[in-house]
RNA sequence: GCGGAUGUAGCUCAACGGUAGAGCGUUGGCCUGUCGAGCCAGUGGUUGCGGGUUCAAGUCCCGUCAUUCGCG
Numbered sequence: 001g002c003g004g005a006u007g008u009a010g011c012u013c014a015a016c017g018g019u020a021g022a023g024c025g026u027u028g029g030c031c032u033g034u035c036g037a038g039c040c041a042g043u044g045g046u047u048g049c050g051g052g053u054u055c056a057a058g059u060c061c062c063g064u065c066a067u068u069c070g071c072g
Stems, first nucleotide, its partner, number of pairs: 001071007010024004018055001025043006048064005
């Protein structure tokens, strides 16, 4: 230099073009002699960034950045 994959909550990951969710975490409470486990109720987002298409974009298109794999 060329080609591919990935980028979404603090972490790991979902999400036919149609209300962005789950688990873990975290906060409060219940329970317990204490901790842990368990139970209940909360808490969570500029979907890497910038544009475009569309009534509507995490999703499609273009550019760009980062990580990663391959080729040279």

A computed fold for a 72-nucleotide RNA, annotated as transfer RNA.
The prediction has a mean pLDDT of 82.